[in-house]
RNA sequence: GUUCGAUAAUAGCAAAACUGAUGAAAAUCAGUGACGCAAAGCUAAAGGGACUGAAUUGGAACAUUCAAUAUGUCAGCCAGCUGCCGAA
Numbered sequence: 001g002u003u004c005g006a007u008a009a010u011a012g013c014a015a016a017a018c019u020g021a022u023g024a025a026a027a028u029c030a031g032u033g034a035c036g037c038a039a040a041g042c043u044a045a046a047g048g049g050a051c052u053g054a055a056u057u058g059g060a061a062c063a064u065u066c067a068a069u070a071u072g073u074c075a076g077c078c079a080g081c082u083g084c085c086g087a088a
Base pairs, nucleotide, nucleotide: 004086005085012037013036017032018031019030020029021028022027035076041081042080043079047078048077049074050073051072056068057067058066059065060064
């Protein structure tokens, strides 16, 4: 020093579930809780991918349903950027 990661050390984050709130939903925030994580830190039209489908449009239908669609959501999907420590 890192296209490396240890029964190391100092720290850190917090899955599912439950409770409350927000939202059309996906999901998010707070509390409890710990499945796990060497980046589970940051970045969401302007890298890819996935989720939802309010509004809008179109079809079918007879008052219901189907489809398309994101500058809405997901970083704990891949990815980009940055970072602690230093055994092998």
A computed fold for an 88-nucleotide RNA from Paenibacillus sp., annotated as c-di-GMP-I riboswitch aptamer. Of the family's consensus pairs, 95% are formed in the model.